[in-house]
Molecule: transfer RNA
Organism: Flexilinea flocculi
RNA sequence: GCGCCUAUAGUGAAAUGGACAUCACGUUACCCUCCGGAGGUAGAAGUCUGAGUUCGAGUCUCAGUAGGCGCA
Numbered sequence: 001g002c003g004c005c006u007a008u009a010g011u012g013a014a015a016u017g018g019a020c021a022u023c024a025c026g027u028u029a030c031c032c033u034c035c036g037g038a039g040g041u042a043g044a045a046g047u048c049u050g051a052g053u054u055c056g057a058g059u060c061u062c063a064g065u066a067g068g069c070g071c072a
Stems, first nucleotide, its partner, number of pairs: 001071007010025004018055001027043005048064005
C1' cells in the first nucleotide's frame, strides 16, 4: 500500500428495513432474611463518527475513525 472481518447499556451477546431496540451478568433503590455476596420487585444505562437511500435504518450505500486477520 491492497483485500476481508468487527464496532449495539459498565461487561458479554441478540434484533425480516417496521410495535417502547431484547436477554444474561453487573449496578441503584426497596422488600425479604439472624446476616447477605442468597432470593424477590422496580429503575437507570446503549446502536463508533458524518453523509446518503427510504414513509421508516442497529440493519442497505458512501466516506472516515478504531481494532483484528491475510497478502505484498